A computed fold for an 83-nucleotide RNA from Acidaminococcus massiliensis, annotated as TPP riboswitch aptamer (THI element). Its Rfam family is "TPP riboswitch aptamer (THI element)". Rfam's curators write: Vitamin B(1) in its active form thiamin pyrophosphate (TPP) is an essential coenzyme that is synthesised by coupling of pyrimidine and thiazole moieties in bacteria. Its mean pLDDT, the model's own confidence on a scale to 100, is 76.
RNA sequence: UCACUAGGGGCGCUAUCGCUGAGAGACCUGACGGUCGACCCUUUGAACCUGAUGCGGUUAAUACCGCCGAAGGAAAGUGGUGA
Numbered sequence: 001u002c003a004c005u006a007g008g009g010g011c012g013c014u015a016u017c018g019c020u021g022a023g024a025g026a027c028c029u030g031a032c033g034g035u036c037g038a039c040c041c042u043u044u045g046a047a048c049c050u051g052a053u054g055c056g057g058u059u060a061a062u063a064c065c066g067c068c069g070a071a072g073g074a075a076a077g078u079g080g081u082g083a
Stems, first nucleotide, its partner, number of pairs: 001080005006042004011037001012019002025036004048073003054067004
């Protein structure tokens, strides 16, 4: 660094146009929920969850920046390629 198998995860904001993001999807269901999907992540673990309806800046709002914070949790094996 690639592939395979297995596993984990979220799918938001907005009145609209639309915005951010790797990802904001489709189908079924009276509802709860279920199935599939692409994407991201798998201990070298900030994917994602908790604290949190948190604090400051910023925005129409989410997003974003800083803090909280390396705080507490969180899902792995095999084979190949290159240096």